[in-house]
Notes
Predicted 3D model of a 73-nucleotide RNA (transfer RNA) from a Candidatus Falkowiibacteriota bacterium. The RNAcentral record of the sequence draws on ENA and MGnify. It matches the Rfam family "tRNA". By type it is a transfer RNA.
RNA sequence: GCCGAGGUAGCUCAGUUGGUAGAGCAGUGGUUUUGUAAACCAUAGGUCGGGGGUUCAAGUCCUCUCCUCGGCU
Repeated sequence: GCCGAGGUAGCUCAGUUGGUAGAGCAGUGGUUUUGUAAACCAUAGGUCGGGGGUUCAAGUCCUCUCCUCGGCU
C1' cells in the first nucleotide's frame, strides 16, 4: 500500500431489507439475615468511534476520516 472483519451502557454482546436503542453481568436502593453472600423486587446509566450527506424519520443507506484485529505484498 491492497483486501476482509469489527467499534452500540462500566464489561460481554443483540438490534429483523430505515420507524420510540435493548439483554445478561456489574452498579445503586429495598426486602430477607445477628452480619455478609445468595435469592427476590425496584432503579439509574447511551451524543450508537468522529465529521458531512440522503430522508418526514438513520445504529441501519451514501461519503470522508480515526482506532482495533486478521490476511496479502